The RNA shown here (SAM riboswitch aptamer (S box leader)) has 125 nucleotides and comes from Marinicella gelatinilytica. The sequence was found by an Rfam model in a public genome assembly. Model confidence (mean pLDDT): 79 of 100.

[in-house]
This record gives sequence, structure tokens and C1' cells, in this order.
RNA sequence: AUGUUAUCAAGAAAGGCCGAGGGAUUAGACCCGACGACGCCUUAGCAACCCUUUCCCCGUUACUAAACGAGAAAGAAGGUGCUACAUUCUACUUCUUGUUAUCCGGCAAUGAAGAUAGAUAACUG
Repeated sequence: AUGUUAUCAAGAAAGGCCGAGGGAUUAGACCCGACGACGCCUUAGCAACCCUUUCCCCGUUACUAAACGAGAAAGAAGGUGCUACAUUCUACUUCUUGUUAUCCGGCAAUGAAGAUAGAUAACUG
């Protein structure tokens, strides 16, 4: 770097350095930011993806010992990750509701489902 799978409205911040933009990209909106954001470092924490322990005896291999997978419970030593705002929201498709007297079309909705893009983890070559 490619691909696959899972998750993405929960949770968790102080100190130091720096000094002007930042919230991935484009546009719009809404926010954060000289009361110092973003970023970097240190420490602390959150969570439970990988992980650890125990149980189970369901499946496979084995053949009574077990290994692997599935399931249940507990945990946090280690590898990542994360610690403003829903991935901050919208954009594309389908549908629903409302509205414009009806259809079409338009507009609106922190309405629903999905797609695309992205982030993170585990695996893959």
C1' cells in the first nucleotide's frame, strides 16, 4: 500500500512548550481559538479491538490427555486506540412525514434505511 470483517449518539484531562489558525478532503452551516485553540511532550484516565484468567462441553481435529473455534463470567499486566461538538451536521440513492389547493416539481425534518468517503482495530498479501 491492497483487500476482508467489526465498530463509530456511551466513556475518559491536567501540566509544560509553541504561537494562529483548527474541527480529514470540497462547499454550505455550526462551533473551538490570544482567558492560547491545533500540534508536540509528560503524567493521568477511558474503553475493551487484540489480550489474560476461569468455566462450559456446543462444533471440528483427535481419541480420553488435549488443541482450535463458538458461548458465559471476571479482569486490565502488555500491543494499539481514544480523552470538544453524533465521523460536529448536511451533500448521493430510496422511502416516510409536513408544506405549497391536487399530481409533477420544489422546500423542510438532530425523520428511517442504505451507498460513498473517513477513522480505529484485527486479519490478509